Predicted 3D model of a 459-nucleotide RNA (Bacterial RNase P class A) from Novosphingobium sp. The sequence is in RNAcentral, with records from ENA. The prediction has a mean pLDDT of 76.
[in-house]
RNA sequence: CCGGGGAGCCGGGCAGCCGCGCCCUUCGACAAGCUCGGGAUGAGCGGGUCGAAGGUCGAGGAAAGUCCGGGCUCCGCGAAACGAGGGUGGCGGGUAACGCCCGCCGGGAGAAAUCCCAGGGAAAGUGCCACAGAGAGCAGACCGCUAACCCGCUCGUCCCGAGCUUGUCGAGGGGCGGCGGGCAGCAAGGGUGAAAGGGUGCGGCAAGAGCGCACCGCGCUUCCGGCAACGGCAGCGGCACGGCAAACCCCACCCGGAGCAAGACCGAAUAGGGGCGGCGGGCCUGUCCGCGUCCGCAAGGACAAGGCAGGCGGGUCGGUUUCGGACCCUGAUCGCCCGGGUUGGUCGCUGGAGCGGCGCGGCGACGCGUCGCCGAGAGGAAUGGCUGCCGGCGCUCGCCGCGUCCCGCAAGGGAUACGGGCGGCGUCACAGAACCCGGCUUACAGGCUCCCCGGCAUA
Numbered sequence: 001c002c003g004g005g006g007a008g009c010c011g012g013g014c015a016g017c018c019g020c021g022c023c024c025u026u027c028g029a030c031a032a033g034c035u036c037g038g039g040a041u042g043a044g045c046g047g048g049u050c051g052a053a054g055g056u057c058g059a060g061g062a063a064a065g066u067c068c069g070g071g072c073u074c075c076g077c078g079a080a081a082c083g084a085g086g087g088u089g090g091c092g093g094g095u096a097a098c099g100c101c102c103g104c105c106g107g108g109a110g111a112a113a114u115c116c117c118a119g120g121g122a123a124a125g126u127g128c129c130a131c132a133g134a135g136a137g138c139a140g141a142c143c144g145c146u147a148a149c150c151c152g153c154u155c156g157u158c159c160c161g162a163g164c165u166u167g168u169c170g171a172g173g174g175g176c177g178g179c180g181g182g183c184a185g186c187a188a189g190g191g192u193g194a195a196a197g198g199g200u201g202c203g204g205c206a207a208g209a210g211c212g213c214a215c216c217g218c219g220c221u222u223c224c225g226g227c228a229a230c231g232g233c234a235g236c237g238g239c240a241c242g243g244c245a246a247a248c249c250c251c252a253c254c255c256g257g258a259g260c261a262a263g264a265c266c267g268a269a270u271a272g273g274g275g276c277g278g279c280g281g282g283c284c285u286g287u288c289c290g291c292g293u294c295c296g297c298a299a300g301g302a303c304a305a306g307g308c309a310g311g312c313g314g315g316u317c318g319g320u321u322u323c324g325g326a327c328c329c330u331g332a333u334c335g336c337c338c339g340g341g342u343u344g345g346u347c348g349c350u351g352g353a354g355c356g357g358c359g360c361g362g363c364g365a366c367g368c369g370u371c372g373c374c375g376a377g378a379g380g381a382a383u384g385g386c387u388g389c390c391g392g393c394g395c396u397c398g399c400c401g402c403g404u405c406c407c408g409c410a411a412g413g414g415a416u417a418c419g420g421g422c423g424g425c426g427u428c429a430c431a432g433a434a435c436c437c438g439g440c441u442u443a444c445a446g447g448c449u450c451c452c453c454g455g456c457a458u459a
Stems, first nucleotide, its partner, number of pairs: 001455010012390007020058002023055008033045004060430001064441002067439005072259004077324006085255005090104005105119001106117004120250002125248002127244003142190002144186003149182005155177006163169001164167001198216006218237004223232003263347004273338006279331001282312005288307002292303004313329005354373008391428005397423004402419002404415004
């Protein structure tokens, strides 16, 4: 200097004019209320509204997506167990918590720095692996390789050899070899495919095959290291039951619901509304009350609908069961239908699991201590518009000729591809709180800094 990787920061600056929002201060005007006063056109208190001036502060690192986790608020009557539903998935840590972050393990990519991983289980069960291919789970022979046995050959060779024309003739037969076919053996080689029943090598075989052996790989076991995931040495073994669970499923662990349009208060207004169905609507006790009936001349007595009180029992509480609690017995509730009022104001609403500096502990995420800081709270939704200068970036634009290159002894001359200077033109990213935090994901022109890996050169 170049390329690659990891982390952090900034993301336009300055000035002028006009215009905004919360809050604070000052001034002025107006209204209601209260106090003093016999009363007033009086005085004081006290804030509310409007206007003016001044002052502090005023979007993000993602404010985005609404994907996770919480704080907070309300609801479910509470507790436990089970079920349904949902979430996570190597190990150990961090955190309020998480599906996040850190470190490690295992696997993969890369030369490396580094990056990626819905990473438990396929022998609990079900399911899928299209097409191609012989064959895709406990399978299989397309091309091919190969003994024995059977058949064939106008092939080669050797032996026997009838016969005859006795020869370098010779029908026929047999052995060996070769070739072809049948039968049989094979899954090593080739092909198909995303994937083909471990890999490499040696031996063995008719040819082959973990058939045997060595090493690797796989499984099991003792021991060792580590909190653990896991790793290592050694031994034994069958030489072997593929893949997919981001398929259903099994296993382990975790989980109430809704959400600031949550909710609280004030004000105002209306109809604490109406209908249907399911289930239930029970029993006992009483020196209680008692419609009414009967007896009685009367006083009074007996019975008694119903009410009241108590007890028992039953029912409801929105998945089931148990326990407790509450409610109901002309209803708690389950289901359905119709209808009325309010749409105003205040709060919630910003000091927090907050931010920053330093020190200590830790590989790290982070934790502890100490010091300091307070950085929008709008309410249909504020921070904007114009102008000037500067800055960053881009250009196949113009000029220069500083670096650089060429000629030359030099002076000097020439070139302008690259770097540079001046000018011109263009351009300046993604994007805007709405209760608040911790994360993840997505978008982002350009600039700066640090660390690591590799290459080249120089010393």